This is a predicted structure of a 480-nucleotide part of an RNA (small-subunit ribosomal RNA, 3' major domain) from a metagenome. It matches the Rfam family "Bacterial small subunit ribosomal RNA". The full RNA is in RNAcentral, with records from SILVA. The coordinates come from a structure-prediction model, not an experiment, and the mean pLDDT is 85.
Context: one part of a larger RNA
RNA sequence: UGACGGGGGCUCGCACAAGCGGUGGAGCAUGUGGCUCAAUUCGAGGCAACGCGAAGAACCUUACCCGGGUUUGACAUGCAAGUGGUACUGAUCCGAAAGGUGAGGGACCCCGUAAGGGGAGCUUGCACAGGUGUUGCAUGGCUGUCGUCAGCUCGUGCCGUGAGGUGUUGGGGUAAGUCCCGUAACGAGCGAAACCCUUGUCCUUAGUUGCCAUCACUUCGGGUGGGGACUCUAAGGAGACUGCCGGUGUCAAACCGGAGGAAGGUGGGGACGACGUCAAGUCAUCAUGGCCCUUAUGCCCGGGGCUGCACACGUGCUACAAUGGCCGGUACAAAGGGAAGCAAGACCGAGAGGUGGAGCGAAUCCCGCAAAGCCGGCCCCAGUUCGGAUUGGAGGCUGCAACUCGCCUCCAUGAAGUUGGAAUCGCUAGUAAUCGCGGAUCAGCCAUGCCGCGGUGAAUGUGUUCCCGAGCCUUGUACA
Numbered sequence: 001u002g003a004c005g006g007g008g009g010c011u012c013g014c015a016c017a018a019g020c021g022g023u024g025g026a027g028c029a030u031g032u033g034g035c036u037c038a039a040u041u042c043g044a045g046g047c048a049a050c051g052c053g054a055a056g057a058a059c060c061u062u063a064c065c066c067g068g069g070u071u072u073g074a075c076a077u078g079c080a081a082g083u084g085g086u087a088c089u090g091a092u093c094c095g096a097a098a099g100g101u102g103a104g105g106g107a108c109c110c111c112g113u114a115a116g117g118g119g120a121g122c123u124u125g126c127a128c129a130g131g132u133g134u135u136g137c138a139u140g141g142c143u144g145u146c147g148u149c150a151g152c153u154c155g156u157g158c159c160g161u162g163a164g165g166u167g168u169u170g171g172g173g174u175a176a177g178u179c180c181c182g183u184a185a186c187g188a189g190c191g192a193a194a195c196c197c198u199u200g201u202c203c204u205u206a207g208u209u210g211c212c213a214u215c216a217c218u219u220c221g222g223g224u225g226g227g228g229a230c231u232c233u234a235a236g237g238a239g240a241c242u243g244c245c246g247g248u249g250u251c252a253a254a255c256c257g258g259a260g261g262a263a264g265g266u267g268g269g270g271a272c273g274a275c276g277u278c279a280a281g282u283c284a285u286c287a288u289g290g291c292c293c294u295u296a297u298g299c300c301c302g303g304g305g306c307u308g309c310a311c312a313c314g315u316g317c318u319a320c321a322a323u324g325g326c327c328g329g330u331a332c333a334a335a336g337g338g339a340a341g342c343a344a345g346a347c348c349g350a351g352a353g354g355u356g357g358a359g360c361g362a363a364u365c366c367c368g369c370a371a372a373g374c375c376g377g378c379c380c381c382a383g384u385u386c387g388g389a390u391u392g393g394a395g396g397c398u399g400c401a402a403c404u405c406g407c408c409u410c411c412a413u414g415a416a417g418u419u420g421g422a423a424u425c426g427c428u429a430g431u432a433a434u435c436g437c438g439g440a441u442c443a444g445c446c447a448u449g450c451c452g453c454g455g456u457g458a459a460u461g462u463g464u465u466c467c468c469g470a471g472c473c474u475u476g477u478a479c480a
Base pairs, nucleotide, nucleotide: 001480002479003477004476005475007474008473009472010471011470012469013468015464016463019427020426021425022424023423026318027317028316029315030314031313032312033311034309035308042053043052064304065303066302067301068300069299070298073128077127078126079125080124081123082122083121088105089104093100094099108119109118110117111116130293131292133291134290135289139287140286141282142281143280144278146276151190152189153188154187155186156185157166158165159164170181171180172179196270197269198268199267201238202237203236204235205234206233207232215225216224217223241264244258245257246256247255248254320420324379325378326377327376328375329374330373336367337366338365341360342359346355347354348353386417391412392411393410394409395408396407397406433456434455435454436453437452438451439450
C1' cells in the first nucleotide's frame, strides 16, 4: 500500500421487511448428471454451466459408431513430364450408394498460309493440400462477471531515506469523485452526466392511409366526386432549465412545498460498461504459435447414433377447477412477415386439409376471425361437463424418404393430479399477474424455447435490527 475480520461509523441495492404471483408435490416438454451403448460427437460446471453454444439433429446438418470405398485427394498455388480421339459427354455391367468399368459421340483459345508450336483441360510424379486432432496455462479477437457499482489515474508542486502519501481526506449535499465550502496543493484525463435512438405534448411541411368534419352522389362499403380540417404516417422544429414563487440551508451546493405545464427536478425505456478481477469462457464461428496425423486423426458414401432409461437435478408448459369449464351471440389492438413467397372470394370435406387462383415486391393485396372482455344459456362441487397424460383406430400435410425419429385432424380411451415438506425464485407501475398476436431459424418440425408486440391491469413499502452484495472513512493483523 492492499486484502481480510463472526471490528467500528456513515450510505446504498427487490438485500431484508411489507405485499402479489410462483418453483419444490403431479403429468408432460426441454437441458444436464448418471447409467447403458458399436456410438449414445464435442464444449459449458457456484453466483456468472444446466429451454446454454442449438434463431430448427428423420437424410443433410454431423464433428460420433458400423460397413463400403478413395488417395495430389472435396479445395488452393507452383514445378516437371506425358496427352487429339485429349477435355467433355456417356450406352452397358458390378454396387445400397459412393465408387469402379467403359461401347459410342466428341471439342475450345493464342501464334502460324501450312506443317507445327504454345495454353486451358486431363493423367503421372514432386512440392504440398487437408485435420471440428491437442494445448483458451502460448495467443488475437469476441464474451460473461463484479457492475451503471462510482470509482481508477496522471502532470507539476509539497511531505517522506524509501515503499509511498498528498491531491481523491474533512463539513454539507447528490443517482453519481454530482456539486458547494474548507484545504500544500493547483490543474487534468478515463469513467458519471450530456451528446444518440425511442416514447409522452404542440407546431410547420407533405397528402392515392385517414375524414360525412363540411358539400353532392350512393347498388350504403370513404364506395365515388371532392376536401388537407382531424386521425395517422415521417422529416424538420418547439418544449423542461430547479427557469419562476415561498420555505429550510453557511450569503453556498442542495432539499421541501407551490404555480404554470402534455410532461417536472436524470419524465419513462434503450444503446452506451472506467482502471482492473476471476491464468473466468471460447483453438468447435474465425484467426493464430507450438505439438501431433498424413493410403490416414484427411476425403466420399449407405445405415445407425446424437431422441437410448432403474434413477437424480435445473428451467418451463398444462393443471388440480365455479373469479371456473362448455355452447351460442357480439366488440376493441400493436408490431411484424410475404415472390422457389403471402394467398382472398368460390367449391369439396365433420376437420386437419384439398381444388382453384383474384390481388399483392405490398400504409393499397394477403397472412388475419386477436384473445381475455361483454350478453345469454347449461353444469352444481363430484376425480366431475375439472384435468388432459397414455393407448387403439381412421385420416391429412411436408419431404427422395416420417420404423428407429415429424407435425396436424377426427373418433374412442380417459392416467396422475383435490394447492404441494425442508427449502427457494421473480417483481416497486402501465410494473407483477393475466390474455392473445407476430418474427427469426425453417421443406416440415418435436417452439411449452427465444426475441418482440399490444389488451386487461393490481397489492405493498416513507423502515434498515437481521440475511446477501456493494461504496467511503477508520481500526486490528503473525496474510501478500